Transfer RNA from a Planctomycetota bacterium, 74 nucleotides, folded computationally. It matches the Rfam family "tRNA". It is annotated as a transfer RNA. NCBI's taxonomy places the organism under Bacteria, Pseudomonadati, Planctomycetota. The RNAcentral record of the sequence draws on ENA.

RNA sequence: CGGGCAGUGGCUCAGCUUGGUAGAGCGUCGCGUUCGGGACGCGAAGGUCGGAGGUUCAAAUCCUCUCUGCCCGA
Numbered sequence: 001c002g003g004g005c006a007g008u009g010g011c012u013c014a015g016c017u018u019g020g021u022a023g024a025g026c027g028u029c030g031c032g033u034u035c036g037g038g039a040c041g042c043g044a045a046g047g048u049c050g051g052a053g054g055u056u057c058a059a060a061u062c063c064u065c066u067c068u069g070c071c072c073g074a
Stems, first nucleotide, its partner, number of pairs: 001073007010026004020057001028044005050066005
């Protein structure tokens, strides 16, 4: 320098192909249960999708540029 993959709640990830209300598990908090804890049950908070711009009625999703990490090639 060229190519590919990944980036989404605190953590691990789905959703992207085919644009239409941002989700799951774990974790955290509250309540119940228990002598207490754990486990279990119920409920709640927490991200607007790495960043910027564009297309569109509408973008996590499509297009362009860019940042970070990993891999391959030179």